[in-house]
RNA sequence: UUCAGAAAAGGGCAAACAUGUUGAAAAGCAUGGACGCAAAAUCACAGGUCUAAGGUGUGUGGCUAAGACGGCUGGAUUACCUGG
Numbered sequence: 001u002u003c004a005g006a007a008a009a010g011g012g013c014a015a016a017c018a019u020g021u022u023g024a025a026a027a028g029c030a031u032g033g034a035c036g037c038a039a040a041a042u043c044a045c046a047g048g049u050c051u052a053a054g055g056u057g058u059g060u061g062g063c064u065a066a067g068a069c070g071g072c073u074g075g076a077u078u079a080c081c082u083g084g
């Protein structure tokens, strides 16, 4: 440097849910809490999914991202330990 792994050692993160809070919502943040995770660290570039304020359409139903999701997939960047 690269490939593989999570048996060992040291550890790390934190689903659902609850409370508070931001937001039109999806969802985010904080505290508690652990379903799980070898990148469950960072990034919205590509795909995908979610929401629809605003816009648009309609007799009704809808459509739409410049919003959101990295614990949906790919990709990029960085990284502890062990072995090849």
Base pairs, nucleotide, nucleotide: 002084003083004082005081012037013036017032018031019030020029021028022027035071041077042076043075045074046073047072048069049068050067054064055063056062

A computed fold for an 84-nucleotide RNA from Fictibacillus aquaticus, annotated as c-di-GMP-I riboswitch aptamer. The coordinates come from a structure-prediction model, not an experiment, and the mean pLDDT is 85.